[in-house]
This is a predicted structure of a 680-nucleotide part of an RNA (large-subunit ribosomal RNA, domain II) from a wastewater metagenome. Its Rfam family is "Bacterial large subunit ribosomal RNA".
Context: one part of a larger RNA
RNA sequence: UCCUACGAGUUACUCCUCAAUGGCAAGGUUAAGUCUUUCAGAGACGCAGCCGAAGCGAAAGCGAGUCUUAACAGGGCGCCAUAGUCAGUGGGAGUAGACGCGAAACCAAGUGAUCUACCCUUGAGCAGGUUGAAGUUUCGGUAACACGAAAUGGAGGACCGAACCCGUUGACGUUGAAAAGUCUUGGGAUGACUUGAGGGUAGGGGUGAAAGGCUAAUCAAACUUGGAGAUAGCUCGUACUCCCCGAAAUGCAUUUAGGUGCAGCGUCACAUAUUUUUCCAAGAGGUAGAGCGACUGAUUGGAUGCGAGGGCUUCACCGCCUAUCAAAUCCUGACAAACUCCGAAUGCUUGGAAAAUGAGUGUGGCAGUGAGGGCGCGGGUGCUAAGGUCCGUGUCCGAGAGGAGAAGAAUCCAGACCACCAGCUAAGGUCCCCAAAUAUAUGCUAAGUUGAACUAACGAAGUCGAACUGCAGAGACAGCUAGGAUGUUGGCUUGGAAGCAGCCAUUCAUUUAAAGAGUGCGUAACAGCUCACUAGUCGAGCGGUUUGGCGUGGAUAAUACUCGGGCAUAAGCAUAUUACCGAAGCUGUGGAAUACGUAAGUAUUGGUAGGGGAGCAUUCUAGCGGCGCUGAAGGUGUGGGAUAACCCAUGCUGGAGCUUCUAGAAAAGCAAAUGUAGGU
Numbered sequence: 001u002c003c004u005a006c007g008a009g010u011u012a013c014u015c016c017u018c019a020a021u022g023g024c025a026a027g028g029u030u031a032a033g034u035c036u037u038u039c040a041g042a043g044a045c046g047c048a049g050c051c052g053a054a055g056c057g058a059a060a061g062c063g064a065g066u067c068u069u070a071a072c073a074g075g076g077c078g079c080c081a082u083a084g085u086c087a088g089u090g091g092g093a094g095u096a097g098a099c100g101c102g103a104a105a106c107c108a109a110g111u112g113a114u115c116u117a118c119c120c121u122u123g124a125g126c127a128g129g130u131u132g133a134a135g136u137u138u139c140g141g142u143a144a145c146a147c148g149a150a151a152u153g154g155a156g157g158a159c160c161g162a163a164c165c166c167g168u169u170g171a172c173g174u175u176g177a178a179a180a181g182u183c184u185u186g187g188g189a190u191g192a193c194u195u196g197a198g199g200g201u202a203g204g205g206g207u208g209a210a211a212g213g214c215u216a217a218u219c220a221a222a223c224u225u226g227g228a229g230a231u232a233g234c235u236c237g238u239a240c241u242c243c244c245c246g247a248a249a250u251g252c253a254u255u256u257a258g259g260u261g262c263a264g265c266g267u268c269a270c271a272u273a274u275u276u277u278u279c280c281a282a283g284a285g286g287u288a289g290a291g292c293g294a295c296u297g298a299u300u301g302g303a304u305g306c307g308a309g310g311g312c313u314u315c316a317c318c319g320c321c322u323a324u325c326a327a328a329u330c331c332u333g334a335c336a337a338a339c340u341c342c343g344a345a346u347g348c349u350u351g352g353a354a355a356a357u358g359a360g361u362g363u364g365g366c367a368g369u370g371a372g373g374g375c376g377c378g379g380g381u382g383c384u385a386a387g388g389u390c391c392g393u394g395u396c397c398g399a400g401a402g403g404a405g406a407a408g409a410a411u412c413c414a415g416a417c418c419a420c421c422a423g424c425u426a427a428g429g430u431c432c433c434c435a436a437a438u439a440u441a442u443g444c445u446a447a448g449u450u451g452a453a454c455u456a457a458c459g460a461a462g463u464c465g466a467a468c469u470g471c472a473g474a475g476a477c478a479g480c481u482a483g484g485a486u487g488u489u490g491g492c493u494u495g496g497a498a499g500c501a502g503c504c505a506u507u508c509a510u511u512u513a514a515a516g517a518g519u520g521c522g523u524a525a526c527a528g529c530u531c532a533c534u535a536g537u538c539g540a541g542c543g544g545u546u547u548g549g550c551g552u553g554g555a556u557a558a559u560a561c562u563c564g565g566g567c568a569u570a571a572g573c574a575u576a577u578u579a580c581c582g583a584a585g586c587u588g589u590g591g592a593a594u595a596c597g598u599a600a601g602u603a604u605u606g607g608u609a610g611g612g613g614a615g616c617a618u619u620c621u622a623g624c625g626g627c628g629c630u631g632a633a634g635g636u637g638u639g640g641g642a643u644a645a646c647c648c649a650u651g652c653u654g655g656a657g658c659u660u661c662u663a664g665a666a667a668a669g670c671a672a673a674u675g676u677a678g679g680u
Stems, first nucleotide, its partner, number of pairs: 002679005011096004016092004021087004027051003033045004055062002065077004099237002102234001106227006117201009126191001128160003131156001135152006164188003170183003203219001205215003240615006250263005264369002266366007275356009289342001290340002296336002301331003307325002309322004372397010402413003417591004422587003428581003431566003437578001439577006450568002458553002462550010479537005485510003490504003516531001520529002592605005616669001618666006625659003634653008
């Protein structure tokens, strides 16, 4: 892992509540107990008690009324308007372990110091080697001591190192040889040493050279049994089938936030009759927008400048000035969730009409939900960040399968009763993978742009259009040939300044086809080259501005690479058209169920939590039957039937019981609980 067996809403009481069934009914019913008896979960008696038939008041009490009150007022609760009760059954509730398994813990009584901690008593052990304290002796030495030397001596939590004790390092081992080891290396090794035997200290206690260590592989409170099925607003699991309907993740409150109560939303029963959409009419309102010489605030530029600051002047006052600030006014521009002189569209309320429908509403039984999420739109918050967060509104996922999107909860299309080797379409597609156009027409793109998702400011004679405009057979534009002069080196400045460092300006005038007191390069300054401008040559279009389409650079993310792939110059992009493919959509054919309906028929039949309905199977019991050694149950095959759980027949095996039907009663259905036991 798999198989087999076991494995979870039960039972009792209360008789509280509701439903349907039955008895009796303004009544219903007995309990304990007693008696009878055919001894049966039988019959009779037993009206104690309970519920109902009357309420109101705190109560005395009164009573179809009563209480409040001074009240004959008003008001509250009642009457007027009556069905209950008993039994068994089912759905719930309460009390019990109350669907099952599961704590960590708490308490009580006991058992443990054969492990280990410390202590007591009594024993035992420590190869070998080294060092050489005190003391002593002798000699030297001293006045005497002291002191020195040599011997002797054998001290030490002394040294090296086996046994012994420990466990520093590294490797191995890690389903081990071992629930702590092996090898290597290392520490102590006459001591606060090690160790044998006997004994002591016990659980909020012991013991501890102290690590919360140890106290029998268990320790921030041991183990065993009991209270005990502790409690668990938590996690997990909770078993056959089909049919009908079908949620919620919200509001308020909560020692409340992953729980619960009430409401909302579901379902079932009964009762009742509305409900929705569109149109018309009448209303309330202050959003979007807009506006602000209509308020509150905020506010651009200009004009004017009350007043202030600064400066000048004056003995002082007066006065004058201003690249300053600035009230108010005028012109101009423009802002606001907590501004409004204004003001929609929607939405909402009421009434009427039409259409569709029976969706609506009320009462009662039973729930679940009270973690929601994505997307579009309107907003708050945040960075107009987030697969962020908080509201509103719609939709989908949740609880929704199918097709498209390469793949994919919620994007697009579309809501799956069943069957079919039938048809038509949606989104999306039609070269191949891959069903269907290598379709048609007209353009664009040259970047593999693109064909998926990601782009900007800005840059550029990319290219294709559109509009306006200038020049042009009196010859444009580009190229080529030629000219491009004179007063003059204009004046000033300067060392120089001659078109071309700089400054000045009546930048004039002359000759001209034309030629600037000079466009750029250049020189120290000149020179030189060139341009504007002109003529000739050539011979038809050439420039400028704005704008649109498709492209281009900008372009940058962490291992490599791709449009889903192959690939494609269309099989890319744009516009238009036709055909086809394409889903569980729609249609066709056949069938089933549900609701309504006399029928014909019409409509419906995705579904989690959950509500309701109808069944299948297992075991046992009762009754009427049936089968069985000419082979029961069980096992294993085969064939057949039913909408499903399942049922029927039969071969082989097996060898003695089994069971239809009608009812009743349950230890009544397993894939899951890191389920339990056994097998493997």